The RNA shown here (c-di-GMP-I riboswitch aptamer) has 99 nucleotides and comes from a Gammaproteobacteria bacterium. The model forms 95% of the base pairs in the Rfam consensus.
[in-house]
RNA sequence: GCCACGAAAACGUAAAACCGGUGAGAGCCGGUGACACAAAGCUUCAGAGCCUCUCUCUUCACACUUCAUGCUCCAGAGAAGGUUGGCUGAGCUACCGAA
Repeated sequence: GCCACGAAAACGUAAAACCGGUGAGAGCCGGUGACACAAAGCUUCAGAGCCUCUCUCUUCACACUUCAUGCUCCAGAGAAGGUUGGCUGAGCUACCGAA
């Protein structure tokens, strides 16, 4: 010096909760806070979780004299978009230095 590794110390990040703001929502931003984290840094590539302003289909109810048709509401499925990244994997990068 490099790789692995993670004791101590330094520098860091900041869960829940509360307050303020923001979004339809999942969430996000700021403050307080301190559960944890040696990549809890970055990317958001793969998987996973979550959301539904939007679209499609199905069901139920309703309107309509019937048929047909129609909007709205409830529920379900899908598309698409969004979100988490402190859920897992992957890629890239990085502080310190005991065993």